[in-house]
RNA sequence: UUGGAAGGUCGGGCAGUCGUGCGGCAUAGCCCUUGGGCGACGCCGUAAGGAAAGUCCGGACAUCACAAAGAUAUGACAGCGGGUAACGCCCGCCCGGGGUAACCCGAGGGACAGUGCAACAGAAAACAAACUACCUGUUAUGCAGGAAAAGGUGAAAAGGUGUGGUAAGAGCGCACCGCGAUCUUGGUAACAAGAUUGGCAGUGUAAACCCUGUCAGAUGCAAGCCCAAAUAGGCGUUUCAAAUAACGUAUCUUUGCGUUGAAAUGCGGGUAGGGCGCUGGAGAUGAUUGGCGACAAUCAUCCAAGAUGAAUGACUGCCGCCGUUUCUUCCCCUUAUUGUGGAAGGACCGUGCACAGAAUCCGGCUUACAGACCUUCCAAUCCC
Numbered sequence: 001u002u003g004g005a006a007g008g009u010c011g012g013g014c015a016g017u018c019g020u021g022c023g024g025c026a027u028a029g030c031c032c033u034u035g036g037g038c039g040a041c042g043c044c045g046u047a048a049g050g051a052a053a054g055u056c057c058g059g060a061c062a063u064c065a066c067a068a069a070g071a072u073a074u075g076a077c078a079g080c081g082g083g084u085a086a087c088g089c090c091c092g093c094c095c096g097g098g099g100u101a102a103c104c105c106g107a108g109g110g111a112c113a114g115u116g117c118a119a120c121a122g123a124a125a126a127c128a129a130a131c132u133a134c135c136u137g138u139u140a141u142g143c144a145g146g147a148a149a150a151g152g153u154g155a156a157a158a159g160g161u162g163u164g165g166u167a168a169g170a171g172c173g174c175a176c177c178g179c180g181a182u183c184u185u186g187g188u189a190a191c192a193a194g195a196u197u198g199g200c201a202g203u204g205u206a207a208a209c210c211c212u213g214u215c216a217g218a219u220g221c222a223a224g225c226c227c228a229a230a231u232a233g234g235c236g237u238u239u240c241a242a243a244u245a246a247c248g249u250a251u252c253u254u255u256g257c258g259u260u261g262a263a264a265u266g267c268g269g270g271u272a273g274g275g276c277g278c279u280g281g282a283g284a285u286g287a288u289u290g291g292c293g294a295c296a297a298u299c300a301u302c303c304a305a306g307a308u309g310a311a312u313g314a315c316u317g318c319c320g321c322c323g324u325u326u327c328u329u330c331c332c333c334u335u336a337u338u339g340u341g342g343a344a345g346g347a348c349c350g351u352g353c354a355c356a357g358a359a360u361c362c363g364g365c366u367u368a369c370a371g372a373c374c375u376u377c378c379a380a381u382c383c384c
Base pairs, nucleotide, nucleotide: 001380002379003378004377005376006375007374008373009372010371012319013318014317015316016315017314018313020047021046022045023044024043025042029038030037031036032035049355053366054365056364057363058362059361060360061220062219063218064217074216075215076214077213078212079093080092081091082090083089094108095106096105097104098103109211110210114209115208116205117204118203131151132150134146135145136144137143138142159177160176161175162174163173164172178200179198180197181196182195183194184193185192186191224276225275226274227273234267235266236265237264238263239262240261245260246259247258248257249256283302284301285300286299287298288297289296290295320353321352322350323349325347326346327345328344329343330342331341
């Protein structure tokens, strides 16, 4: 210098004017129990995010359910160790795969518990089998036997390479590699390395059913709690009225059953409305200590939206960035010119400036994101 890998920070800046939500102070004014309350206008303070998003996991909190313990069903998850309030998250490591490397990716338990599936092709898709070809025999285009090395099919075919051996062959023998078993060593463990030993188990698929293990009671702040009007119901008390009555029982008669008007006053439930929940918390920042790290402990400092038709905005000026057009200078190309391309600077213009926007609160994951900046590392090349 070029190309890459990992991690982090920011998310236009400044000033002015106008406006909005919330909090504080408080004037005028209003209300009352005279000491307070409300408080137009005003002043001061404060006011979105890294994802506030998707609502996919884990909690706090709340209500309901629930003796304890166990079983079943359903769902999620699955190497080992650690972190955490908890997790399906994070950190470190192991194993497998990819990359020259930095580094990246992995639903990473079980296929000797059982069941299922494996299209097409192929002889054969699984307690193995034999199409072509090979070898032997024979009554010879055939038949019988041997063998599974070669060809061919497929995503996948009963260890691989070599050598000996044989009629031809074959773990049939041997060497190395692979695999299984046992032991030793290292490691908390997953696992790794080594030694001894066995000629060698029988395909793949569990993101098919299933088996094993772990975890999970349900619903979500519209949870839930409190105060509480008018109107209409409900339940009492007192007084007055009346019932051989009236009304209802589909209608009429009889019988039966049920109910009762007015006033005053009290109680209780729900609705409208209001308040709480509501934001000081697994909190933020900094330092120190422990740890490879996730993280933890201690100390100091700080308080940073809380709305409910739902505020957090608009305009102007300057600067920054981006883009269109244009001008100047330089470079490349060319014999030269035109043209094209590149770099730097200036001017004008732009409804230009990503993704997006709190709603009970935290910890994660996932997804979206113009542009700018920082740190570390890897590879190649050049120079000293």

A computed fold for a 384-nucleotide RNA from uncultured Micavibrio sp., annotated as Bacterial RNase P class A.
The source organism's lineage runs through Bacteria, Pseudomonadati, Bdellovibrionota, Bdellovibrionales and Micavibrio.